The part of an RNA shown here (large-subunit ribosomal RNA, domain I) has 508 nucleotides and comes from Candidatus Glomeribacter gigasporarum. Lineage of the source: Bacteria > Pseudomonadati > Betaproteobacteria > Burkholderiaceae > Candidatus Glomeribacter. The prediction has a mean pLDDT of 83. The RNAcentral record of the full RNA draws on SILVA.
Context: one part of a larger RNA
Order: sequence, then structure tokens, then C1' cells
RNA sequence: UGCAUGGGGUGGAUGCCUUGGCGGUCACAGGCGAAGAAGGACGUGGAAGCCUGCGAAAAGCUUCGGGGAGCUGGCUAACAAGCUUUGAUCCGGAGAUGUCCGAAUGGGGAAACCCGACCCAGUUGGGUCAUCCUUGGCUGAAUCCAUAGGUCAAGUGAAGCGAACGCGGCGAACUGAAACAUCUCAGUAGCCGCAGGAAGAGAAAUCAACCGAGAUUCCCAAAGUAGUGGCGAGCGAAAUGGGAAGAGCCUGUAUUUUUUAGCACAGUGGUUAGCAGAACAGACUGGAAAGUCUGGCCAUAGACGGUGAUAGCCCGGUAUGUGAAAGCCGAUGUGUGGAACUAGGAAUAUGACAAGUAGGGCGGGACACGUGAAAUCCUGUCUGAAGAGGGGGGGACCAUCCUCCAAGGCUAAAUACUCGUGACCGACCGAUAGUGAACCAGUACCGUGAGGGAAAGGCGAAAAGAACCCCGGGAGGGGAGUGAAAUAGAGCCUGAAACCGCAUGCAU
Repeated sequence: UGCAUGGGGUGGAUGCCUUGGCGGUCACAGGCGAAGAAGGACGUGGAAGCCUGCGAAAAGCUUCGGGGAGCUGGCUAACAAGCUUUGAUCCGGAGAUGUCCGAAUGGGGAAACCCGACCCAGUUGGGUCAUCCUUGGCUGAAUCCAUAGGUCAAGUGAAGCGAACGCGGCGAACUGAAACAUCUCAGUAGCCGCAGGAAGAGAAAUCAACCGAGAUUCCCAAAGUAGUGGCGAGCGAAAUGGGAAGAGCCUGUAUUUUUUAGCACAGUGGUUAGCAGAACAGACUGGAAAGUCUGGCCAUAGACGGUGAUAGCCCGGUAUGUGAAAGCCGAUGUGUGGAACUAGGAAUAUGACAAGUAGGGCGGGACACGUGAAAUCCUGUCUGAAGAGGGGGGGACCAUCCUCCAAGGCUAAAUACUCGUGACCGACCGAUAGUGAACCAGUACCGUGAGGGAAAGGCGAAAAGAACCCCGGGAGGGGAGUGAAAUAGAGCCUGAAACCGCAUGCAU
């Protein structure tokens, strides 16, 4: 030095575990905000830091309920000082307080800061003061009346934030066409505006085919069909049938008549705390019984979780039953006003029935349909009817026939989505997986910035976390002690491999 064996070190794979994720089902909720949001800064504890909570009334205050013995949140124990059956801590409802920034709104500003005016109190303090819109008042030009403008007041008007879903406006490119230009990707991504719990659409100037149907939306089929297409790549219907759901309506003036919404009350259902809730012992092994053996019991409860190993009967629960002072949501009933406002029904009389519109020319766009034989719809531009004896459509166009009535408006459900709340589920993951994040993670760190973005879980049933002694400056170790176990000793479950000592044997 090599090989082999043994026993260690290092290392952290593997196994087991799970506080965290992922996906879904059902129900709820679908908004918050000038009454100052979302999100933050700074404070706040007897005690330094961080998290959580809270706001100078600051881990809290008041009140109404629940609950019933301990409590002063977590990391985080000790100490100190307290509270509590005169009911604390804790849970729920309502309220109070709520610094500064932030739409941020008195002015400014390099967010959490600086500087003001006026009113009240007169001392620390409190309040008001942005802009736009609407309404009203007062004023008021050119210009007589007026109008514009100015100014004041009032408004539970707006603004800003928010995951997806919706409607509308603007609108790519990579890509595909095996190149590329029409085309495609795609009216997608992205940007902007606006809204709702859904939105949009919607009661035929619709389809159909000589039979008829009867608003819209969504699903299945029709069908990858008919078509369209450098007839390339591709794009791609409808009628009709079957389902889900189902709902229809409104209109000027006058008179008459009758209601609804609204408001109040009553009981009622749900929700925001809770409460009751059955039934087991012995022996054995073991550190520990829930295991095994023996004999019982409950079950409208044998879901699940915990407890020193695997528990229906030990604990929390579960089935079931029950409960609200206060708030919220829903339905029902009764009453009231019918005075004002808002929205309607019925009857009579008298009206009305949509014009720069339909259509046309030119240029575009949408329709599955790329200008095509191109109907239909929208319109930038130029034009431009009829008016119910009328008009539109039936895929160029014409006739016949059929069908409907545009140029005003409203409309639930079936449909889409999930930032969020509750319950439950999984031939989903189990710490290089599953969210980037099981752990104080959008953190540390990187970047001027936009932005990028980690690593990091496990002693034990219980800290019983090793008093005391010895070596050592310490680190560390040896005894002692705890424990079932300490090669479970905090660098802590298991502890693979690479890698490194040691011991022994053999070889050189």
C1' cells in the first nucleotide's frame, strides 16, 4: 500500500409520520369604500425582540347573551404583580375608541412628513375647509330682456380597491401553411371602459315550406355533414329532433274604480355562541394495554380524532334531541295610509302605432360564407322612400304564394365563475414530493429598477433535557443519575452509499 473481516466516524438516502398542500362535492356568500376601504407606517405588555391582537380608551373598553373554574395570546420558561362563584379568562351579538399614510379630500410632498385659514373651547383640545355631478338660492357680462359665467347651501351622489366569470371599445406576433404575401394563429393574448351576483340575450318586420312551428338561454344529436377555402393549410354552420328551464309584458290625455310596492306588528324557519347525549371489567405479556385470554354491555351512536402498542363501552365527539337577550336573512299573516312620491290593473271617451329611418351607390366590417351568383346584419361617406289600399323576409333577381310588422323599452329560470365561509370526500402528495412557501416565505438573498427568489420538518409516552464527582482554559469526554431504550443527549427516530480512521488476518 492492497484485499478481506470486525467495529467506528462522516453523511443524510430509505422506512415510518404529518401541522401543509392539491383536487373535488354540497350549502352559503358574492362585495368593501368619504360613516374614510384594500393595504400599510408607527405605536401598544411589569419585562428586550419577533408573530398575533389592538389603537393614545392601544394583547384592550361598555353592554346583552352563552359558559362554569381557573386566568393574565404564541415563540417562552422563570420571576414580579394581579384578576376570579359579587361568575374571571374564554365564545357569540350589538356598541364605543380607532394615531399617521393610503381614493386621501385644507395647501404642499421624496407615502406614513411639512405648512395653513376659519369656528368653538380659551390651556393641553374639538370641528370645518379637495374636485366633479345633481338640486336650490343669490348674483350676473359682451347685449335691453336673457344666457354664459361667478358665488353660497344641501345630497347615505361619484371617486378607490377586489380572484374568476360578463358585456363593450382598441387589438398583436411567434406559429401553421413543412418557404411566404391572401389565409391561419385570433377577434386569441394584451390594454381600456362599465356592470352584476350573475352578465348578456329575449317575446318574431323569426323560421319553415304549401305541412307547420311559436321569446331567449344552455346541453345532446344533426355533423366534422351542407358549405367555405392561395378549393392549400385550414375554417365550419343551420333547419330539425331530444332534453334543462319556462313568463310574459309596457306606451299620450281626461274621468271613474280597485290594488301593489312601502311602513308597523305578530308568530314562524334559518343563521351568528351553546346544551344534553348510551354502554367494561378481570387476568397475562409489557416501560406502558387499546394487544391476547375470559366473561359482559350499548347501539337512531361500530364517523373521526386522542389517550404510554391496535379502544363502539377511557376522553373529545358521533346518532338523535334541544337552545338566542341581540343582530342578519327568508317566507307567511294582520293592520295602516291611499295625503305626497314611485310602479300598475279594469272600464269609457279620444288619440297614437317610431324618417334623414328602410332602401340604394362607394369603402369597410360581421355572418361557418375569403366578393363570390352573395342574400341577411352593422355603417364611414353621398343619397333617400312608402306609410296598413302600406312595408320587410323567404340566399342574386322576377312573378305567384307563404309568413311576419323594423326604425321605442322592460323581463325571472335553466347558463358561467370562486377572492371567500362552513361541512364532507379522494385507487391525490407525503418534506428534492405536495403551493414558491408544512418551519415567522414572497422571507433571506440578488437586481438602480421592472423583477427574480431559496434553503430549512421529526429526542422522548412524559423533560423525567443529565444534580453531583473527575480530566480539560474551553470545546469535549469519563463516571453517577433519568428513561423501556442515551449507539433516543438536544449537531437528538430510522441511519443506506460515496468518503475517512482503528483493530485483526493475508499479500507485497